[in-house]
Record summary: Model confidence (mean pLDDT): 81 of 100. Predicted 3D model of a 109-nucleotide RNA (c-di-GMP-I riboswitch aptamer) from a bacterium. The sequence was found by an Rfam model in a public genome assembly. Rfam family: c-di-GMP-I riboswitch aptamer. Rfam links the family to the GO term cyclic-di-GMP binding.
RNA sequence: UCCUGGAAAAGGCACAGCUGGCGAAAGCCGGCGCCGCAAAGCCACGGGUCCUCGCCUCCUUCGUGACGGAUCUACGCCAUGAGGGUUUCAAGACCGCCGAGCCGCCGAA
Repeated sequence: UCCUGGAAAAGGCACAGCUGGCGAAAGCCGGCGCCGCAAAGCCACGGGUCCUCGCCUCCUUCGUGACGGAUCUACGCCAUGAGGGUUUCAAGACCGCCGAGCCGCCGAA
């Protein structure tokens, strides 16, 4: 110095939860907290997962308007508005999901 890993020593981070804030949401930031982590440090490059203020597809419910048919107000079809579901794209999020890259404490075996 490197591989390996964490015996010892010095430390570090901070799950869930609670709380304040930001955000449409996923989620993020701060405080408390401490499940765990030898990279649970950084990074969105690859894979994966998550969200939907937006775009697209189709279905459905209700309302409005036109047309057709019917001729005691119910049917078909088109357009449009609101709600629900669904598909696609796009944007966003997650590094404590995995891989890659970069930096880093110690030096027993």